[in-house]
The RNA shown here (transfer RNA) has 72 nucleotides and comes from a Candidatus Nanoarchaeia archaeon.
Rfam family: tRNA. Rfam describes the family as follows. Transfer RNA (tRNA) molecules are approximately 80 nucleotides in length. It is annotated as a transfer RNA.
NCBI's taxonomy places the organism under Archaea, Nanobdellati, Nanobdellota, Candidatus Nanoarchaeia.
C1' cells in the first nucleotide's frame, strides 16, 4: 500500500428497513439470626463519529476513527 471482518447498556451478546431486548454486574426489596444462594423489582443505550437514501436506518450507501485477520 491492497483486500476482508468487527464496533449496540459497566461487561458479554440479540434484534426481517417498522416499539433497541436478554444474561451477568451494580442498586432497592423479599427470604435468612447474618452473609451467600434463591425470588421479585427498578435503573442503565447519542447502536464508534459524520453525511446520504427512505415516510421510517442498529440494519442500506459513502467518508472518517478504533480493533483484528490475510496479502504485498
Nucleotide at each position: 500500500g491492497g483486500g476482508c471482518c468487527c464496533g449496540u447498556a459497566a461487561c458479554u451478546u440479540a434484534a426481517u428497513g417498522g416499539u433497541a431486548g436478554a444474561g451477568u454486574a451494580c442498586c432497592c426489596g423479599g427470604c435468612u439470626u447474618u452473609u451467600a444462594a434463591c425470588c421479585g423489582g427498578a435503573a442503565g443505550g447519542u447502536u464508534g463519529a459524520g453525511a446520504g437514501u427512505u415516510c421510517a436506518a442498529g440494519u442500506c450507501u459513502c467518508u472518517c476513527c478504533g480493533g483484528g485477520c490475510c496479502c504485498a